[in-house]
Description:
The prediction has a mean pLDDT of 82. The part of an RNA shown here (small-subunit ribosomal RNA, 3' major domain) has 483 nucleotides and comes from a metagenome. The full RNA is in RNAcentral, with records from SILVA.

Context: one part of a larger RNA
RNA sequence: UGACGGGGGCUCGCACAAGCGGUGGAGCAUGUGGUUUAAUUCGAAUCAACGCGAAGAACCUUACCUGGGCUCACAUUGUAGGAUUAGACUUCUGAAAGGGAGUUGACGCUCUUCGGAGUGGAACUAUGACAGGUGUUGCAUGGCUGUCGUCAGCUCGUGCCGUGAGGUGUUGGGUUAAGUCCCAUAACGAGCGAAACCUUUGUCCUUAGUUGCCAGCGGGUAAUGCCGGGGACUCUAAGGAGACUGCAGGCGUUAAGCCUGAGGAAGGUGGAGAUGACGUCAAGUCAUCAUGGCCCUUAUGCCCAGGGCUACACACGUGCUACAAUGGUUGGUACAAAGGGAGGCGAGACCGUAAGGUGGAGCAAAUCCCCAAAAGCCAAUCUCAGUUCGGAUUGAGGGCUGCAAUUCGCCCUCAUGAAGUUGGAAUCGCUAGUAAUCGUGGGUCAGCAAUACCACGGUGAAUGUGUUCCCGAGCCUUGUACA
Repeated sequence: UGACGGGGGCUCGCACAAGCGGUGGAGCAUGUGGUUUAAUUCGAAUCAACGCGAAGAACCUUACCUGGGCUCACAUUGUAGGAUUAGACUUCUGAAAGGGAGUUGACGCUCUUCGGAGUGGAACUAUGACAGGUGUUGCAUGGCUGUCGUCAGCUCGUGCCGUGAGGUGUUGGGUUAAGUCCCAUAACGAGCGAAACCUUUGUCCUUAGUUGCCAGCGGGUAAUGCCGGGGACUCUAAGGAGACUGCAGGCGUUAAGCCUGAGGAAGGUGGAGAUGACGUCAAGUCAUCAUGGCCCUUAUGCCCAGGGCUACACACGUGCUACAAUGGUUGGUACAAAGGGAGGCGAGACCGUAAGGUGGAGCAAAUCCCCAAAAGCCAAUCUCAGUUCGGAUUGAGGGCUGCAAUUCGCCCUCAUGAAGUUGGAAUCGCUAGUAAUCGUGGGUCAGCAAUACCACGGUGAAUGUGUUCCCGAGCCUUGUACA
């Protein structure tokens, strides 16, 4: 100087407390361990591995296994050959890959007796270098990432102090979300961080009205901005305004600031995002990529078929669905936002109980389509039961995608109807348009194991203005057989 302490002081954080909802019990989905296996490819391991890499394993992917083959699928190059070439077609063998056989068969330049001859580049063949490696080392590395942590810290120049390591500045008194600002001060300044600048959302104004809108005027319909028209409104998208402790009172050191109030759509960082200092963990990644060393080179490389990654006495994590009446079922009826669409989205119509099919209007989309929002509301029924709760499992029949659904896809209908009556010890999330709950869309994608992930809106709470304790962090201070 750090680090540590079941040392102290001050302070903060859904850290605790106060609340709400879960997990842990059940069934299933998914990941992991273990076991099994010819293989169940590899990585990730407290927080910070375990719905993680994987934004989608039937083949492919695929790296694994079994079997069958090749010796260059790809880049560059040396040498030799080079019309029996390359390419195209046919055929045999084979699961395919691969291997064998046959037919046909080019180009440029020069010469030409027009028969052809010579020569050259690419391709091809042979051979030599090389290629190739998801082989190894993340403890040789770059790059990227996680984490402490959006925590408030981390440093420098000059000066001063100290023999020196180093200190001071950065401490102290206030204050702040903040090393934020003020005051004091052997320090005076500065940098990286914080804040601001950026995006979005909340109010208003201006400009502009198409594909959006429809108040007033007119026309028209069974009905609909449907039409003429209009720019008022909504909205769209460009530019501005607006919030700064600006104003008032009080507190405070006359300061920084704090409390209350007014006005205001919004008030003290308005909400949300992007943004992550010096560093820590020899943290993670050689399997994104790049790369040093080492290793393989008729194989640890390459191609192909089938299988496996989907196994299953078990254990754990993360989720979904439930155990019901604040509910289930049936009928009617209302209101979103944000996205996507051409090898695509696909309307009306018709067929089918349905999944779906036929067909194809319109739309590269503020125009057309996906599109039905669901919870909600209004009725009816069920009446506390393992039930009209719950839906696992299984049987049968269908549909779709795709060469192909057996291992191993999704969906529909009928039948079947398991466990489960609120879950031990323990443990997680959340402070407001949040939790809870309800649907919607997207990426990946032929299809889909999505209950995941990423977004979107609808309905919409409770509790706490405390810091004694648990956990983590910051500053000061103290002790130290630690570095």